Predicted 3D model of a 99-nucleotide RNA (SAM riboswitch aptamer (S box leader)) from uncultured Mesoterricola sp. The prediction has a mean pLDDT of 81. The organism belongs to Mesoterricola, within Bacteria. The model forms 90% of the base pairs in the Rfam consensus. The sequence is in RNAcentral, with records from MGnify.

[in-house]
RNA sequence: AUCCAGAAAGGUGGAGGGACAGGCCCUGUGAAACCUUGGCAACCUGCUCGCGAGGGCGUGGUGCCAAUUCCUGCCUGCGGCGAAGGCCGCGGGAAAGAU
Numbered sequence: 001a002u003c004c005a006g007a008a009a010g011g012u013g014g015a016g017g018g019a020c021a022g023g024c025c026c027u028g029u030g031a032a033a034c035c036u037u038g039g040c041a042a043c044c045u046g047c048u049c050g051c052g053a054g055g056g057c058g059u060g061g062u063g064c065c066a067a068u069u070c071c072u073g074c075c076u077g078c079g080g081c082g083a084a085g086g087c088c089g090c091g092g093g094a095a096a097g098a099u
Stems, first nucleotide, its partner, number of pairs: 001099003008037005016026003020073004038065003042062003045058005069096001074093008
């Protein structure tokens, strides 16, 4: 800095996985992990167009290829409900996490 876009097949394996907690999901129609091949194009990198903002193409590396970072978590605005604590809906900002 970005995170509402994008991108899966095969083999080994054999019960977990989605960071954490809660929820909700995925999974013997085969989880994690490893390997092969393929893909995506965020970061680094080379060339190039452009005054610039920015754009295009390529190599290699990292990353990624269910669900918005799956949703929420802390603070807050508006609306609704409630006697109140508070709950629900729609937003904004943070935190945490990932690259």